This is a predicted structure of a 68-nucleotide RNA (Fluoride riboswitch aptamer (crcB RNA motif)) from Desulfoferrobacter suflitae.
NCBI's taxonomy places the organism under Bacteria, Pseudomonadati, Thermodesulfobacteriota, Syntrophobacteraceae, Desulfoferrobacter.
It was read from a public genome assembly, where an Rfam model found it.
Of the family's consensus pairs, 100% are formed in the model.
Its Rfam family is "Fluoride riboswitch aptamer (crcB RNA motif)". Gene Ontology terms of the family: response to fluoride and positive regulation of gene expression.
């Protein structure tokens, strides 16, 4: 340098947090979508949309409505 096994655990599913499930990953899973522009095959800059869940409950933030 590569492949293999083995142990402890752990992490991880486009914006915070807890709980249940579900899938995923082993140094990896995972870091979403349009549009325009540069750049040319690495990107790199500007503009927009929808969502704080992979799913469900419940908090907080944000947003809209209504009552007091």
């Nucleotide at each position: 340098a590569a492949c293999a096994a083995u142990c402890a655990a752990g992490g991880c599913a486009a914006u915070g947090a807890a709980g249940u499930c579900u899938g995923c990953c082993u140094g990896a899973a995972c870091u979403g979508c349009c549009c325009g522009g540069a750049a040319a095959g690495c990107u790199c800059c500007g503009g927009g949309a929808u969502g704080a869940u992979g799913a469900c409950u419940u908090c907080u933030a944000c947003c809209c409505a209504a009552a007091c």